Record summary
Predicted 3D model of a 134-nucleotide RNA (c-di-AMP riboswitch aptamer (ydaO/yuaA leader)) from a soil metagenome. The coordinates come from a structure-prediction model, not an experiment, and the mean pLDDT is 78. The sequence is in RNAcentral, with records from MGnify. Of the family's consensus pairs, 91% are formed in the model.
[in-house]
């Protein structure tokens, strides 16, 4: 320098290690969840149900006592990506489809009411074409 991701920015005010530092209040931006009418729904029943997130879906094997759940394969989806300003769209390579949370309980959803503002990486020549800055 840049990447995934909302995950950044200010203003007081303290602290030493004197910084592009940390800490605590409080904004703004961006990001999520709850919440009427009308609207949709026949839905729940432990086979609970819902949330964030791209991260599901089927199908063939195996392993298991079925229903699940583990494994490997292929396939439909989705998701991310330095000829180096941004965005879009098509293409080619590569890589990912984990994880956590509520606590039996939630469609939408105006007012209005809560929350979050982390964490974790490193590619090194992909091409076309449209737009807009500079």
């Nucleotide at each position: 320098u840049g990447c995934c991701g909302a995950a950044u920015c200010c203003c007081u005010g303290g602290c030493c290690a004197g910084g592009u530092g940390c800490c605590a209040u409080g904004g703004a931006a961006c990001g999520g969840g709850g919440g009427a009418c009308c609207c949709g729904a026949g839905u729940u029943a432990u086979u609970g149900g819902g949330g964030c997130g791209a991260a599901u879906c089927c199908c063939a094997c195996g392993g298991u006592g079925u229903a699940g759940c583990c494994g490997u394969g292929a396939g439909a989806g989705g998701c991310g990506c330095a000829g180096g300003c941004u965005c879009u769209u098509u293409u080619a390579g590569c890589g990912c489809c984990a994880g956590c949370c509520c606590g039996u309980c939630a469609g939408c959803u105006a007012a209005c009411c809560c929350c979050g503002c982390a964490g974790g990486c490193c590619u090194a020549c992909g091409a076309a074409a449209g737009a807009g800055g500079a």